[in-house]
RNA sequence: CCUUGAAAAAGGCAAUCCUGCUGAGAGGCAGAGUCGCAAAGCUAGAUGCCCGUCUAAACGGGUAGUUCGGCUACCGGA
Numbered sequence: 001c002c003u004u005g006a007a008a009a010a011g012g013c014a015a016u017c018c019u020g021c022u023g024a025g026a027g028g029c030a031g032a033g034u035c036g037c038a039a040a041g042c043u044a045g046a047u048g049c050c051c052g053u054c055u056a057a058a059c060g061g062g063u064a065g066u067u068c069g070g071c072u073a074c075c076g077g078a
Stems, first nucleotide, its partner, number of pairs: 004076002012037002018031005035065001041071003045068002048063005
């Protein structure tokens, strides 16, 4: 440096639920924090799913904890 995740060490994040705020909605933000996570860090390129100002097409929006991809990263066995 590349690959990798057995036992650890230092840590980290935070599903569901609850509370408050926000959005037309899916949802988002914050607090608390038990499911769980070796990238459950970032990223909306593809895909799946969800929403619809508005109903078909189209289009727009959301979801990173749907899957694939891209970028970065602690510790270490081999």